[in-house]
RNA sequence: UAAGAUAAAGCCAAACUUGCCGUAAGACAGGGACGGAAAGUCACGGGUCUAUUAGAUAGCCGGACUACCUGAG
Repeated sequence: UAAGAUAAAGCCAAACUUGCCGUAAGACAGGGACGGAAAGUCACGGGUCUAUUAGAUAGCCGGACUACCUGAG
C1' cells in the first nucleotide's frame, strides 16, 4: 500500500424474548444468534418510518472521519 483466505485471535449482535423510557417510530439493559471486514463514530445527500416542523433509522444506500487482527507484496 492494496486485500480479507471455507484459516486464527479478538469484536459487534438481527429476529424473538424480559425489564425499562417514549404518544409513536424507536432507544437503553439482560438473555439470544440471523448475520457483519468497519454492523465503529457523524443525520451531510438520498431512502424509509413515526409524527407534525419535531424526531427515529449508521444492521437501507452514498459520503466524511477514525480503528483492530491476519497472511501477502
Background:
Predicted 3D model of a 73-nucleotide RNA (c-di-GMP-I-GGC riboswitch aptamer) from Desulfobulbaceae bacterium UBA2775. Rfam family: c-di-GMP-I-GGC riboswitch aptamer. Gene Ontology term of the family: cyclic-di-GMP binding. Model confidence (mean pLDDT): 81 of 100. The sequence was found by an Rfam model in a public genome assembly. The model forms 90% of the base pairs in the Rfam consensus.